RNA sequence: GCGGACGUGGCGCAGUCUGGUCAAGCGCACUGGUUUGCCAUAUCAGAGACGCGGGUUCAAAUCCCGCCGCCCGCA
Numbered sequence: 001g002c003g004g005a006c007g008u009g010g011c012g013c014a015g016u017c018u019g020g021u022c023a024a025g026c027g028c029a030c031u032g033g034u035u036u037g038c039c040a041u042a043u044c045a046g047a048g049a050c051g052c053g054g055g056u057u058c059a060a061a062u063c064c065c066g067c068c069g070c071c072c073g074c075a
Stems, first nucleotide, its partner, number of pairs: 001074004006069002010028004020058001030046005051067005
């Protein structure tokens, strides 16, 4: 340099193929309540995310373009 895969809460993933309605779910972790003499467990509740910019569209995590980062292969 060329080709390909990936980037979603603190962490690990799903959702993308086929755009769709409260525009984001699961597990762990975290915070608070209840329970307990205390802790743990259990249970209830809560906070927290679509890498960045632009485009298409009534509507974009999802489609298109560029950039950044990371991984793999080729040279």